[in-house]
Molecule: Bacterial RNase P class A
Organism: Oceanospirillaceae bacterium
This record gives sequence, C1' cells and structure tokens, in this order.
RNA sequence: GAAGUUGGCCGGAUAAUCGCUGUCAGUUUUUAACUGGGGGAGGAAAGUCCGGGCUUCAUAGGGCAGGGUGCCAGGUAACCCCUGGGCGGUGUGAACCGACGACCAGUGCAACAGAGAGCAAACCGCCGAUGGCCCGCGCAAGCGGGAUCAGGUAAGGGUGAAAGGGUGCGGUAAGAGCGCACCGCGCGGCUGGCAACAGUCCGUGGCACGGUAAACUCCACCCGAAGCAAGACCAAAUAGGAAUCCUGAGGUACGGCCCGUACUGGAUUCGGGUAGGUCGCGUGAGGUGUGUGGCGACGCACAUCCAAGAUGAAUGAUUAUCCAAGACAGAACCCGGCUUACAGGCCAACUUCGCAU
Repeated sequence: GAAGUUGGCCGGAUAAUCGCUGUCAGUUUUUAACUGGGGGAGGAAAGUCCGGGCUUCAUAGGGCAGGGUGCCAGGUAACCCCUGGGCGGUGUGAACCGACGACCAGUGCAACAGAGAGCAAACCGCCGAUGGCCCGCGCAAGCGGGAUCAGGUAAGGGUGAAAGGGUGCGGUAAGAGCGCACCGCGCGGCUGGCAACAGUCCGUGGCACGGUAAACUCCACCCGAAGCAAGACCAAAUAGGAAUCCUGAGGUACGGCCCGUACUGGAUUCGGGUAGGUCGCGUGAGGUGUGUGGCGACGCACAUCCAAGAUGAAUGAUUAUCCAAGACAGAACCCGGCUUACAGGCCAACUUCGCAU
C1' cells in the first nucleotide's frame, strides 16, 4: 500500500419565524383560555418470532394428554437469548457455520438408478482348486487342454446420497482381516479437565456395529389461559328491575256536568349498566460516570441524571447558511432478545499478500 475478518459508534448541522402536543409555574371570566420555562420517535419505533413484567380468570398436591427445548459450564427476572469452552465442517488465515441427546428398547422409511439397499447382493469381470462334461495322448492308472455345467470370489469395472475399514506384503485356483505391519475403529483402564471431551499413554478385540429421530418413539428438563379493545374507578338521559311508603270510594282520557266507555298506579331510595369521563400511562429488571470481582456474558458499591405519552391520535412547515448533499424508515402498556431493511461515514483489534529497510 492492497484485499479482508471481527467488534463498537454516528445516521445531516446551525439559526429565525409560524404552528401542533404533553408537563411545570402563574393569572383569569376556572374542568377552559392566556403568558412564561422546559420536553417532544428509532437503531431498527418494523416483523410480531421467542422470553418476562403487569392485569383478569382459573388453580391443593401429583399424574395423563398436548406443546417446547436438547454438546458442556456459566450469565440473567426469563429465554428458541448471551458468554466461555468442547466436537464436527468451511476458509491460506483473522474468523465463520452447526436442532450438536439416544437408531447394539421397539416400530418404520429409502424415489430414480442399480445384479444387489439390510439377518447383504454375482450384471460385467476373475477363478474354475473340487465334482461333472467335451477334446487329445495312453493298454491302464493317469496326464494335458477347453471355460462348457455346477460352484468359488466383494480384488477391478459399473449404479447410487449411501455397496459391510484404508495402504502394503504374504497367501490363494482366483480372492478374502485369511495371516502380518502401519493407519483407522470399538471396548476397558490410566492421566488431564467441574463437565462436554481430549491424550505421540497402556491393554484388548480382526473389528463395521450402515444411514435416517425438523419419522413414530425413548430419555432429561421446562410450560395454566387470555391479553392494555387487559383491567380498575366515576357515572347522565331513556327503558327495564328490586325494596319501602302512599293510594286503592283513587287517578288518566273522552265530556260543560252526570251516566257511560277505555286504560292503570304515584313518590322515594338502591343496585346493575350504556353514552361520556378518569386512571392504567412512564422512576424503570432505567441511563451515565467512577471503583471493584470475573477470561467474558454479567454482578456489586458509590455518585449523579430524569429523557415523548397521543386517543381521529401531536412530533410539522417555511426561510437562510454550510457540508461529505443525507439511506432504511414513524412510538400506541412496558422491558430483554432474535430476525429483517439500511445511502454514506468514523474508530479499534486482528489476518493474508506485495514493496522498502
């Protein structure tokens, strides 16, 4: 200098004017208005995929069913999260990726291709020792040949995601852990480690026990349901309800009055509850700084700060100046994560290559 890996940070700035919406203080004609101070979207506010707080309902304990998680240790309020470690894979490397318990408890599945796919299997090939067959030689016993039948063979070819360890030597008719050496693998021990696991360690077994559990299943652990339109409180008008009291020779309508006809109460209180309103609603598993324990996630102590809260739903518009010319995108109960989108820029550590010394 170039290319890259990981982690973190920023996400146009400043000023003026006019609005919108909370909050605090004051005033007034007090449930509103005015004046003044101060606040007003994000790293993802998003997807609503996990976990928790909070609320209502349910709930003795335990089990079944159903769902979830799944190497080990730790962190946390909790987690399908995070940190550190192990193992496997990818990359020259920094690093990255992994539902990564158990198919020697049981059951199931494997398209197409292929001869054969699960207590292995002979299509081509190789052999044909052994027993037949054919040919030749021989008096005969037998000898030689053919690759023809039975048969042997998992070396080689071919199919497949996968064909029952690998290399070499011996061996054999040809072959084969059939035998041996090395490598690999299983089991037991020892050593190290909290553990997962590891070891140029020791012994032992010729040794595949195949794959698949985001297949049923088994094992271990976890999980009650619904969600702020949760839910709590205040509470008109109208209609209906309950209780008490009054009237019941009543009252109302038709009517001037009587008769007559039709209808059936009145008052007070209470409770449920609709419209509407208030709360829930932002001081919280909170931020920042310092110290301290820890490799780290994170914990502890002290100091300090208060930073949107709407409910037809505010967070905007205009102008000026500047630059590197501005991406993805807009809170709705809150918090911790994950995932996805994102113009451009900055910082730190590390890796590889090239050049110079």